Bacterial RNase P class A from Aurantiacibacter gilvus, 438 nucleotides, folded computationally. It is recorded under the gene name rnpB. Its Rfam family is "Bacterial RNase P class A". About the family: Ribonuclease P (RNase P) is a ubiquitous endoribonuclease, found in archaea, bacteria and eukarya as well as chloroplasts and mitochondria. The source organism's lineage runs through Bacteria, Alphaproteobacteria, Sphingomonadales, Erythrobacteraceae and Aurantiacibacter. Model confidence (mean pLDDT): 77 of 100. Of the family's consensus pairs, 93% are formed in the model.
RNA sequence: CCGGGGAGCCGGGCAGCCGCGUUGUCGCAAGACACCGAGGAAAGUCCGGGCUCCGCGAAACAAGGGUGGCGGGUAACGCCCGCCCGGUGGAAGCCUCACGGCCGAAGCCGAGGGAAAGUGCCACAGAGAGUAUACCGCCGAUGGCCCCUAAAGGGCACAGGCAAGGGUGAAAGGGUGCGGCAAGAGCGCACCGGGGUUCUGGCAACAGCGCCCGCAUGGCAAACCCCACCCGGAGCAAGACCGCAUAGGGGUCUCGCGCCAGCGUCCUUCGGGACAACGGCAGGAGCGUUUCGCUCCGAGAGACCCGGGUUGGUCGCUGGAGCGGCGGAGCAAUCCGUCGCCUAGAUGAAUGGCUGCCCCCGCAGCGCUGGUCGCCCAAGGAAACGAGGGACGAUACCGGUUGCGGGACAGAACCCGGCUUACAGGCUCCCCGGCAAC
Repeated sequence: CCGGGGAGCCGGGCAGCCGCGUUGUCGCAAGACACCGAGGAAAGUCCGGGCUCCGCGAAACAAGGGUGGCGGGUAACGCCCGCCCGGUGGAAGCCUCACGGCCGAAGCCGAGGGAAAGUGCCACAGAGAGUAUACCGCCGAUGGCCCCUAAAGGGCACAGGCAAGGGUGAAAGGGUGCGGCAAGAGCGCACCGGGGUUCUGGCAACAGCGCCCGCAUGGCAAACCCCACCCGGAGCAAGACCGCAUAGGGGUCUCGCGCCAGCGUCCUUCGGGACAACGGCAGGAGCGUUUCGCUCCGAGAGACCCGGGUUGGUCGCUGGAGCGGCGGAGCAAUCCGUCGCCUAGAUGAAUGGCUGCCCCCGCAGCGCUGGUCGCCCAAGGAAACGAGGGACGAUACCGGUUGCGGGACAGAACCCGGCUUACAGGCUCCCCGGCAAC
C1' cells in the first nucleotide's frame, strides 16, 4: 500500500448578553454574589441486585416460573471473558495437464443438557414418514407355463426375488470405487464417514493415536417429558414523619332546649304514653310607612380533648458495587494497592435562548500567481526526448476562495450492573492474508 474483518472513543469549541433550578454566604425584606447543573443511550422497562414494606420457624418436598457445552469473572445475572464443539466465512496452502478436489486464517452465528426412559407430532406431495416402504423400475438364476421330437436354446412375466436407478418430499435405513450377482444389496473388500473402547494430553468441555464393530434405534424437547441448578411477594405512588385552616366523626364539661298539636312511627298493663311539621300561638332578630306589616331564626351553642381522611409539607434523595491518575496480578473479563476528586436532585417538574468568531458536512459560484492535463517557447539532439519558461487554454479530480444551507438520536425523577433499540458526522487502535522496501 491492497484485500478481508473487528473494537473503543468523541458526539461541536470559545467569548459576550439575557434567563432557569439546587446549595452556600450576605441581607429585616426585596434581592445580590459565588459554586454546580443530563446521556451514551437519561429510551424500552427485558434480565440481575441494593434499599423499603408485607408474608413466612429453618431446611426439604410439592406447585409454578426460569436457566442449560466447559472453565473463569461478578454483589448477582439470562451479563462479560477465555476455551471447546457445530455451522458460516473464504484469504493462503496442497494435489491435478485440466475439470475439479482436499485442507482451511482473522472474523461472524448458535435456547449448544437428554431423542437408546416413556408419550406425542412429522402438513402437502408420495407406494411408503417409522415395527419403514415397493408406484415406476430391474431380475425372473430356482419353480411354473409355452415354442421345440428331445437336448441345447428361446419366449412369457405366473409364483417369486431386489432395492441399484427414477419419482415424491424439509427429511426415504451412510458416501465413492472395485468385486460380486439372475438382478441387487456392507453381500465382500479399500478409502472416507459413523459407533464402541484402551491409552495419551487437558481442571474440564473435548482432542489425538491404536484396536474392535459392516453400520445396529430418521427429525422435532422454542411438544409433553426426564436430568441438573436457581427463584417468597410487591415496589420510592416502596415506606416514615408533621401541623394549621375548612367540613365531617367521637368524648367530657358548662349553658340552653316555651305552649298546643295533625298525618305518621314506636311502646303499651289497651286506659294511654313517647317522638313529632309540611301547622298554629307566644318569643327573638332585621327592615319599613312603627298598637301594624313583611322577611328571617327557633335547638342547639361554647370550651377542651381524641381519631382518621382529602389537600399540603418534610424525610426517603443521592458519597456511590462512584470517577480519575499511577503501580501490580491475569491471555482476558476482572481484581488488588496507593494518591487525588466531589460530579444534577427538580416535583407541573430547572439544565435554555440570542449574537459573533472558529470547526465539520453538503450544494452552488469563481480558473484562482497552487497541483494536474493540453498547447506554445526552449540550449541541445538523427529522433524519441528535453532543464527551464509562459498574465495561453481546460477544470473531471486534489487544493484555494466566496456565498447559502445544515450539525444527529434524544431529556434525569430512588440508585446501581447489564441487555436491547435509536443515532448527522468524526477520530483512534487492533487482528488475518498478500505485495514491496529496509